[in-house]
RNA sequence: UACUUGGUUUUCUAGGGUUCCGCAGCUGAUUCCGGCUGGUCUGGUCCGAGGGAAAACGCACGGAUAAGAAUCGUCCGUGUCUACACGGAGGGAUAAAAGCCCGGGAGGU
Numbered sequence: 001u002a003c004u005u006g007g008u009u010u011u012c013u014a015g016g017g018u019u020c021c022g023c024a025g026c027u028g029a030u031u032c033c034g035g036c037u038g039g040u041c042u043g044g045u046c047c048g049a050g051g052g053a054a055a056a057c058g059c060a061c062g063g064a065u066a067a068g069a070a071u072c073g074u075c076c077g078u079g080u081c082u083a084c085a086c087g088g089a090g091g092g093a094u095a096a097a098a099g100c101c102c103g104g105g106a107g108g109u
Stems, first nucleotide, its partner, number of pairs: 007057006015047002020044002022041001023038006058080008084104001086107001090102003
């Protein structure tokens, strides 16, 4: 200097806003049924981490299983979300925003 790799999904959390529900204020015809405004409303639905958590799968190695061998399949065990991971601005989606996506980006060590 260059290249490659750091698996997939689910559930949850940090966090996030305000489409819906709720709540609050005002209000219509104040019974029913509504309307407007408010996220500088704790909440429910919802979004949600490469560098947060827990699992399942996958992968690697070893063993077992069939008359014997190989291959395939199945089961068990061990390992593996593994070493390391500071990070703008700006833009994008959704109703809107974010630790979401651009992005293990630019940059830095």